Large-subunit ribosomal RNA, domain IV from a Candidatus Melainabacteria bacterium, 353 nucleotides, folded computationally.

[in-house]
Context: one part of a larger RNA
RNA sequence: CUCUCUCUAAGGAACUCGGCAAAAUAACCUCGUAACUUCGGAAGAAGAGGUGCCAUGUUAGAGUGUAGGUCUUUACGACCGAAGCUCGAGAUGGUUGCAAUUAAGAGGCUCAAGCGACUGUUUAACAAAAACACAGGUCUCUGCUAAACCGUAAGGUGAUGUAUAGGGGCUGACUCCUGCCCAGUGCCGGAAGGUCAAGUGGAUUGGUUAGCGCAAGCGAAGCUAAGAAACAAAGCCCCGGUGAACGGCGGCCGUAACUAUAACGGUCCUAAGGUAGCGAAAUUCCUUGUCGGGUAAGUUCCGACCCGCACGAAUGGAGUAACGAUUUGAGCGCUGUCUCGGAGAGAGACUCG
Numbered sequence: 001c002u003c004u005c006u007c008u009a010a011g012g013a014a015c016u017c018g019g020c021a022a023a024a025u026a027a028c029c030u031c032g033u034a035a036c037u038u039c040g041g042a043a044g045a046a047g048a049g050g051u052g053c054c055a056u057g058u059u060a061g062a063g064u065g066u067a068g069g070u071c072u073u074u075a076c077g078a079c080c081g082a083a084g085c086u087c088g089a090g091a092u093g094g095u096u097g098c099a100a101u102u103a104a105g106a107g108g109c110u111c112a113a114g115c116g117a118c119u120g121u122u123u124a125a126c127a128a129a130a131a132c133a134c135a136g137g138u139c140u141c142u143g144c145u146a147a148a149c150c151g152u153a154a155g156g157u158g159a160u161g162u163a164u165a166g167g168g169g170c171u172g173a174c175u176c177c178u179g180c181c182c183a184g185u186g187c188c189g190g191a192a193g194g195u196c197a198a199g200u201g202g203a204u205u206g207g208u209u210a211g212c213g214c215a216a217g218c219g220a221a222g223c224u225a226a227g228a229a230a231c232a233a234a235g236c237c238c239c240g241g242u243g244a245a246c247g248g249c250g251g252c253c254g255u256a257a258c259u260a261u262a263a264c265g266g267u268c269c270u271a272a273g274g275u276a277g278c279g280a281a282a283u284u285c286c287u288u289g290u291c292g293g294g295u296a297a298g299u300u301c302c303g304a305c306c307c308g309c310a311c312g313a314a315u316g317g318a319g320u321a322a323c324g325a326u327u328u329g330a331g332c333g334c335u336g337u338c339u340c341g342g343a344g345a346g347a348g349a350c351u352c353g
Base pairs, nucleotide, nucleotide: 001348002347003346004345005344006343007342008341010339011338014337019334027051028050029049030048031047036041038173052095053094054093055092056091061087062086063085064084068080069079070078071077072075096100108332109331110330111329112328113327114326115324116323120132121131136171137170138169139168140167141166142165148157149156150155174319175318176317177316179249180248181247184246185245186242187241188240189239190238193237194236195235199231200230204226205225206224207223208222211218212217250268251267252266253265254264277311278308289305290304291303292302293301
């Protein structure tokens, strides 16, 4: 010097990203206990006091219950109950020590805010969370040989279930709520018209050549090659619907008798221009916004304001008791975290061997 411990004057978080670590609290009994609340909780809230041993004392009392007793519906009855066994406060007096749950083991507490309702689950071996799940909500598919899924198939799961059932998507207890837009995309419905495949169809045309012709050439039937019109499903176009479907939810100018601001007006664009609620927020760039609180001093924190760069309603909005090895801020207690170090124990390192 390193590790694991013990103690430490005065101070007591001045340490530090941050009270990390350590200290402190701790059992049982008694008293006492706020806001808030879903009336269950919060709560061991908080905060106080007591605890050894001896005597009174085989304490009061309680349980069981032998003998015995009482009663009656005389029964496998009910009740009381000396003895024995077990348990057992409270009080008074005394007594020892610095100290009595004398060792060990055994909640620190409070206030405020964010997130997630909760108990659970998760990155085996750097993340336990605000992530996942969840009960609840809602949409959608599915009528049973169900939908969906596995398999080439047979077959199987669903389910020996049957719409109060099963599958899928989103949201995520509870409370109050969930606005506008169907133009685009998706989905559902519609079938008049347009488009449109194979197929049906076979007009027409080419090749070949019996034949005809002096020749140029024409050319039946057959075979062969191509093939127009017309008919023709779904889909798409089209017409409607649908947002707890994917999603979206404006700009400029002017205006009130101080100023400022604009309830109001004009205009352009749009499918419609963000409603309620919340808001410098896990979202705010400018920004340490401004004001208030807390501090002697506060880029964090809390309460407001609203100019929301770029909140917003089941990609849910706003609240919320309880809960959390969660995140943030503050306080009390406590301490070697620190001022600032020191002393000690053990194990290493080191020296000799």

Lineage of the source: Bacteria > Bacillati > Candidatus Melainabacteria. Rfam family: Bacterial large subunit ribosomal RNA. Its family is annotated with ribosome and structural constituent of ribosome in the Gene Ontology.